Predicted 3D model of a 71-nucleotide RNA (transfer RNA) from Lingula anatina. Rfam family: tRNA. It is annotated as a transfer RNA. From the family's description: Transfer RNA (tRNA) molecules are approximately 80 nucleotides in length. Lineage of the source: Eukaryota > Metazoa > Lingulata > Linguloidea > Lingula. Model confidence (mean pLDDT): 84 of 100. The RNAcentral record of the sequence draws on Ensembl Metazoa and Rfam.

[in-house]
RNA sequence: GGGCUUGUAGUUUAGUGGUAGAAUACUUGACUUGCACUCAGGAGACGCCAGUUCAAUUCUGGUCAGGUCCA
Numbered sequence: 001g002g003g004c005u006u007g008u009a010g011u012u013u014a015g016u017g018g019u020a021g022a023a024u025a026c027u028u029g030a031c032u033u034g035c036a037c038u039c040a041g042g043a044g045a046c047g048c049c050a051g052u053u054c055a056a057u058u059c060u061g062g063u064c065a066g067g068u069c070c071a
Base pairs, nucleotide, nucleotide: 001070002069003068004067005066006065007064010024011023012022013021018054026042027041028040029039030038047063048062049061050060051059
């Protein structure tokens, strides 16, 4: 330098154009003498910039970062 691939919540991840979901962590309340467990709630995310589309996490191009292969 080139090919391929990945990028979603603090972390691990699901999501084949139409409301972005789960686990864990965090947090509030209940339970307890207290802690833990358990139960009921809450907040929290689509790497970035463009394009296509009525509508983009999803499709296309570029860019950035990680992985892998070639040189």